Predicted 3D model of a 102-nucleotide RNA (c-di-GMP-I riboswitch aptamer) from a Planctomycetota bacterium.
Lineage of the source: Bacteria > Pseudomonadati > Planctomycetota.
RNA sequence: UCCCGACAAGGGCAAACCUAUCGAAAGGUAGGGACGCAAAGCCAUGGACCUCCCCCUUGGUGCUUCUAACGAAACACCAAAACAGGCUGCCAGGCUACCGAA
Numbered sequence: 001u002c003c004c005g006a007c008a009a010g011g012g013c014a015a016a017c018c019u020a021u022c023g024a025a026a027g028g029u030a031g032g033g034a035c036g037c038a039a040a041g042c043c044a045u046g047g048a049c050c051u052c053c054c055c056c057u058u059g060g061u062g063c064u065u066c067u068a069a070c071g072a073a074a075c076a077c078c079a080a081a082a083c084a085g086g087c088u089g090c091c092a093g094g095c096u097a098c099c100g101a102a
Stems, first nucleotide, its partner, number of pairs: 004100002012037002017032006035089001041095003045092003049086003057080006064073003
């Protein structure tokens, strides 16, 4: 120096939940609070997962109007997809780092 991670030493971070606040939401921020963490430090690069207000795509349903009918159009709802957003304490990857037993 690298790998590694102790019933070591000094410490560090902070889940759920509560309060306030931002956001359409997922979620973020601050304070309290500790489930845990040897990178639970930093980075949204890949995957997984979560959200999706408005606009837009596809399919279905309901309803109104037009049509002799087939069908067409408007509106509403649901689902899927796209776009966009989130998440690093989901996994992987990259960067940096305290201590020094086996």